[in-house]
Context: one part of a larger RNA
Molecule: large-subunit ribosomal RNA, domain I
Organism: Streptomyces hygroscopicus subsp. hygroscopicus
RNA sequence: GGCGCACGGUGGAUGCCUUGGCACCAGGAACCGAUGAAGGACGUGGGAGGCCGCGAUAGUCCCCGGGGAGUCGUCAACCAGGCUUUGAUCCGGGGGUUUCCGAAUGGGGAAACCCGGCAGUCGUCAUGGGCUGUCACCCGCUGCUGAACACAUAGGCAGUGUGGAGGGAACGAGGGGAAGUGAAACAUCUCAGUACCCUCAGGAAGAGAAAACAACCGUGAUUCCGGGAGUAGUGGCGAGCGAAACCGGAUGAGGCCAAACCGUAUGCGUGUGAGACCCGGCAGGGGUUGCGUGUGCGGGGUUGUGGGAUCUCUCUUCUACGGUCUGCCGGCCGUAGGGCGAGUCAGAAACCGUUGAUAUAGGCGAAGGACAUGCGAAAGGUCCGGCGUAGAGGGUAAGACCCCCGUAGUCGAAAUGUCAGCGGCUUGCUUGAGAGACACCCAAGUAGCACGGGGCCCGAGAAAUCCCGUGUGAAUCUGGCGGGACCACCCGCUAAGCCUAAAUAUUCCCUGGUGACCGAUAGCGGAUAGUACCGUGAGGGAAUGGUGAAAAGUACCCCGGGAGGGGAGUGAAAUAGUACCUGAAACCGUGUGCCU
Numbered sequence: 001g002g003c004g005c006a007c008g009g010u011g012g013a014u015g016c017c018u019u020g021g022c023a024c025c026a027g028g029a030a031c032c033g034a035u036g037a038a039g040g041a042c043g044u045g046g047g048a049g050g051c052c053g054c055g056a057u058a059g060u061c062c063c064c065g066g067g068g069a070g071u072c073g074u075c076a077a078c079c080a081g082g083c084u085u086u087g088a089u090c091c092g093g094g095g096g097u098u099u100c101c102g103a104a105u106g107g108g109g110a111a112a113c114c115c116g117g118c119a120g121u122c123g124u125c126a127u128g129g130g131c132u133g134u135c136a137c138c139c140g141c142u143g144c145u146g147a148a149c150a151c152a153u154a155g156g157c158a159g160u161g162u163g164g165a166g167g168g169a170a171c172g173a174g175g176g177g178a179a180g181u182g183a184a185a186c187a188u189c190u191c192a193g194u195a196c197c198c199u200c201a202g203g204a205a206g207a208g209a210a211a212a213c214a215a216c217c218g219u220g221a222u223u224c225c226g227g228g229a230g231u232a233g234u235g236g237c238g239a240g241c242g243a244a245a246c247c248g249g250a251u252g253a254g255g256c257c258a259a260a261c262c263g264u265a266u267g268c269g270u271g272u273g274a275g276a277c278c279c280g281g282c283a284g285g286g287g288u289u290g291c292g293u294g295u296g297c298g299g300g301g302u303u304g305u306g307g308g309a310u311c312u313c314u315c316u317u318c319u320a321c322g323g324u325c326u327g328c329c330g331g332c333c334g335u336a337g338g339g340c341g342a343g344u345c346a347g348a349a350a351c352c353g354u355u356g357a358u359a360u361a362g363g364c365g366a367a368g369g370a371c372a373u374g375c376g377a378a379a380g381g382u383c384c385g386g387c388g389u390a391g392a393g394g395g396u397a398a399g400a401c402c403c404c405c406g407u408a409g410u411c412g413a414a415a416u417g418u419c420a421g422c423g424g425c426u427u428g429c430u431u432g433a434g435a436g437a438c439a440c441c442c443a444a445g446u447a448g449c450a451c452g453g454g455g456c457c458c459g460a461g462a463a464a465u466c467c468c469g470u471g472u473g474a475a476u477c478u479g480g481c482g483g484g485a486c487c488a489c490c491c492g493c494u495a496a497g498c499c500u501a502a503a504u505a506u507u508c509c510c511u512g513g514u515g516a517c518c519g520a521u522a523g524c525g526g527a528u529a530g531u532a533c534c535g536u537g538a539g540g541g542a543a544u545g546g547u548g549a550a551a552a553g554u555a556c557c558c559c560g561g562g563a564g565g566g567g568a569g570u571g572a573a574a575u576a577g578u579a580c581c582u583g584a585a586a587c588c589g590u591g592u593g594c595c596u
Stems, first nucleotide, its partner, number of pairs: 001595009015581001016546002020518002022515007029507002031167002039101003042055003046079002049075003052059001061095006070083003106115003116135007137164002139161007171202001172200005182189001186236001212219002223250005233241002254499003261299010277286002279330006304477001306442003310437006318337007338430006351424010362411003368384004385402002387391001393405003448472007458484001479494005533540002553580001556567004
């Protein structure tokens, strides 16, 4: 020196554990904000600091409930001093306070700072000063004022609004919009209308009541799911991309306007014609009452077996009062009552009461002992019992239905919220139907067309349908659009206005639950950390869990300056001594055997 064996050191693998995560399910909630948010800064405790809580009323204040013996959060003990059966601490509901920054909004600003005006009030002899309130901008509405320019308009000022502004994980709609990649290169194409940026909204959003499909049979808004189907198609016919009808399910809901016409108000134009007009019939009366046109409001009206308006006719329908130039009859209009509905998710829209359910604290809640073992501890074993609408789970010195917390079951709210029923309340109807005539209306810079693009399974193709840009530019039901160029026949549907619940998507968040999910190099980055640390900054971004049942954490003695150790003691165990469960390997030793 090597190879073994034994015993150690180092190291922290492995096993076991779990405070923390991950995924999903069900229910709830789906918004917060100028009444100042989200997020912070700085303070705040008797005693230094971090976290948490709170805000100069600062570990809290008040009220109402619950609860019932200790308590003054935590790391984290200790000391001091308090509070508490006159019910504290604690838990829940409702209020109060809530510095400064931050949309930040009196002005400024290098966030948490600086400097003001006005009103009131306090202080000072007075000035400086303190406190409370108020003072940004934009939009809507109202009023006042008011240029060029006479009226006016612009502008300005004031008041007013549960107006806006900012934040928020995903889901949604819209406006913009890549490249790596694939095509085994690459340009059309693909990735992909993806990522990303911007704007905006809701608890969902968007879509939605046929100018739809279909095919000569029929269906009957939209949305979502399973098929149809990787089909029909499209495609340097490459890579790839990729429908629909229809069938089966989830859900289920339909409505309101514009116009014609009538009335009314008002602007403009026209103008003595009485013959127009003033509801009709008869008579009387009326002279800026009429006619044309624009606008506002009210009525009317809403459809595709086309609908409506206007006029005529037929049938039908509560009451009372008032009006319609006068009188009578009829008609029409308005109000009130009665009757019949409807309703806060569309079509208008708030709120209150009552009852019940439910959420936010909680309460009750059955039944076991003995013996032995374990060098400690019984819940394991043995024996004899019990409860069970409870044998889910956790804890207790080791496997506990009967020890503790719970579990099944059952009960409970002063206050606030949510939902449902009923009532109040609000609101609609109170005439409607049919036949005929007439040809008044039925959404215009629209549809269509040309050119240029986009989007559809559809890459310009024979390319319809849909949407933009530029230009041009119709018709009103004997009108239009579609059925994949286009034409005819046939069929379907009525564009150019609006609203609409549910079925669907998502989960920052709350509550409960589940797991052939992880178990400390795993599981979130994070067993708390966006910390320490790095970076000028945007930003990047860790590691560290485990004594023991209980600190019982080794009094005392000895060596040592200490660190550390030896005794003694605790403990079941100290090779469990806080460098602490187990304690692998690499690596380093001590002793010993063999070989050289």